[in-house]
Context: one part of a larger RNA
RNA sequence: UCCAACUAAGGGAACUCGGCAAAUUUGCCCUGUAACUUCGGUAGAAGGGGUGUCUAACUUUGUACUUGAUAUUAGAGUGCAUUGUUAGAUUUCAAUAACAAGGACGGUUCGACUGUUUAGCAAAAACGUAGCCGGUUGCUAAUUUGAGAAGAUGUGUAUAACCGGUGAAACCUGCCCAGUGGUGGUGUCAAAAACCCUUUUUCAAGAGGGCUAACGCCCAUCAAACGGCGGGCCUAAUUCCUGAGGCUCUUAAGGUAGCGUAAUACCUUGUCGUCUGAAUGGCGACUUGCAUGAAUGGUCCAACGAAAUUGUCACUGUCCCUAGUCGGAAACCUC
Numbered sequence: 001u002c003c004a005a006c007u008a009a010g011g012g013a014a015c016u017c018g019g020c021a022a023a024u025u026u027g028c029c030c031u032g033u034a035a036c037u038u039c040g041g042u043a044g045a046a047g048g049g050g051u052g053u054c055u056a057a058c059u060u061u062g063u064a065c066u067u068g069a070u071a072u073u074a075g076a077g078u079g080c081a082u083u084g085u086u087a088g089a090u091u092u093c094a095a096u097a098a099c100a101a102g103g104a105c106g107g108u109u110c111g112a113c114u115g116u117u118u119a120g121c122a123a124a125a126a127c128g129u130a131g132c133c134g135g136u137u138g139c140u141a142a143u144u145u146g147a148g149a150a151g152a153u154g155u156g157u158a159u160a161a162c163c164g165g166u167g168a169a170a171c172c173u174g175c176c177c178a179g180u181g182g183u184g185g186u187g188u189c190a191a192a193a194a195c196c197c198u199u200u201u202u203c204a205a206g207a208g209g210g211c212u213a214a215c216g217c218c219c220a221u222c223a224a225a226c227g228g229c230g231g232g233c234c235u236a237a238u239u240c241c242u243g244a245g246g247c248u249c250u251u252a253a254g255g256u257a258g259c260g261u262a263a264u265a266c267c268u269u270g271u272c273g274u275c276u277g278a279a280u281g282g283c284g285a286c287u288u289g290c291a292u293g294a295a296u297g298g299u300c301c302a303a304c305g306a307a308a309u310u311g312u313c314a315c316u317g318u319c320c321c322u323a324g325u326c327g328g329a330a331a332c333c334u335c
Stems, first nucleotide, its partner, number of pairs: 001329003005325004010320002014318001019315001027051005036041001038168001052090007061081007091095001103313007110305002115127002131166007143152003170299003174229003179226002181222005187217001189216001195210006230249005258292001259289001270286006
């Protein structure tokens, strides 16, 4: 010096990106328990008290004996074991004396939850999930493995199977079918070969005409299909501000309800309030949103989380500020 373990007066997070690490708490019994809530929870919420041993009194249960008697019981008493309550005494620094054994409480984000995952740097907000929605499929089904024969789904049958999206519940899910895509169409559409008819005197090759499927075109429909959801000018109530309103260009339609400086906001450390002695921080509002927005789901949300972030109490060698102890390693000196 390092590794492992432990102890520190006073202060108590001043350390640090950040309470990382450590400490606090811990069992059992009694008491008591808020906001919120899907009324189940939250909850071991929080908080407070007790805990060893001895003695006495009372007491619970079992059992043995005595007495008693209405001889079936009950009752009373004694012994042993045992449960609990109350009171007193007593020992230690300390009574779950060792071991074992939750720190607690708020705000916000994300994900509803239990669950799953990158064997060996990521456990999560990622995946899944119940629930919701759409599509395919009538069974010799659709989907799927195989070259095939044959299988799986399934000895199931639309309350089923498969495919896709979203992701509990609650309140909701606006407008657009112009583009891409899907579906439907007895649509005076177009149209090939084969085929049919005619024809160059016959055959062949050729020429002309006729008929017609899918696809295409056209028409309609579908956005919980892929996706999309504007600009300019003017104007009021007293001046100013704002713009209910008006005009105009333009689109398939011009972003509705919500939420909003956000895990999304460039400007930005936005502005105001609050928490602090002090905050590029947290929370609550405002919001002209560079570039929010409704199952690519929107908002909200009890419970839950080795998730993220920010506070408070308790606690502490994290720190002020270091010191010491025990064990080991390394190194040095001597032999």